[in-house]
């Protein structure tokens, strides 16, 4: 200097022929129990890293830019 691969909830991660996003675990209420712990049951948490471009519609398709792991010289 040049490739690839990754970026989604506090955390570890799904999410395909593009149609308005979910689990686990952690958080908080409540049941349950003499207490805790487990167990159950609701809740809430997300400008999809970021600016753009395509489209009627973008987490996905194209581009730059960031961060991060890896290779190559």
């Nucleotide at each position: 200097g040049g490739a690839a691969c990754a970026u989604u909830a506090g955390c570890u991660c799904a999410g395909u022929u593009g149609g308005u996003a979910g689990a686990g675990c952690a958080a908080u209420c409540g049941g349950c129990u003499g207490u805790u712990a487990a167990c159950c049951g609701a809740u809430a948490a997300g400008u999809c890293a970021u600016a753009g471009g395509u489209u009627c519609g973008a987490u996905u398709c194209c581009u730059g830019u960031a961060u991060g792991u890896u290779c190559c010289g």
Molecule: transfer RNA
Organism: Faecalimonas sp.